Transfer RNA from Candidatus Methanomassiliicoccus intestinalis Issoire-Mx1, 72 nucleotides, folded computationally.
């Protein structure tokens, strides 16, 4: 340099174009308990960036960036 794949809470992860974006973990408060652990309830933390298509995009298309793999 060329090609392919990939990008979603601090971390891991699900997601038929119409969902309040899934679950785990983390974390805050509360309940329970003599205390701790465990358990339960409520909350916090989110779609890499810029365009396009569409009534509607995390999802489809194009470009950029990062990472991974292959070829040279």
């Nucleotide at each position: 340099g060329c090609g392919a794949g990939u990008a979603u809470a601090g971390u891991c992860u699900a997601g038929c174009g119409g969902u309040u974006a899934u679950g785990a973990u983390u974390u805050a408060a509360g309940c329970u308990u003599c205390c701790c652990a465990a358990g339960c309830u409520u909350g916090a933390a989110g779609c890499c960036c810029g365009g396009g298509u569409u009534c509607g995009a995390a999802u489809c298309c194009c470009g950029g960036u990062g990472c991974u793999c292959g070829c040279a």

It matches the Rfam family "tRNA". It is annotated as a transfer RNA. The source organism's lineage runs through Archaea, Methanobacteriati, Thermoplasmata, Methanomassiliicoccaceae and Candidatus Methanomassiliicoccus intestinalis.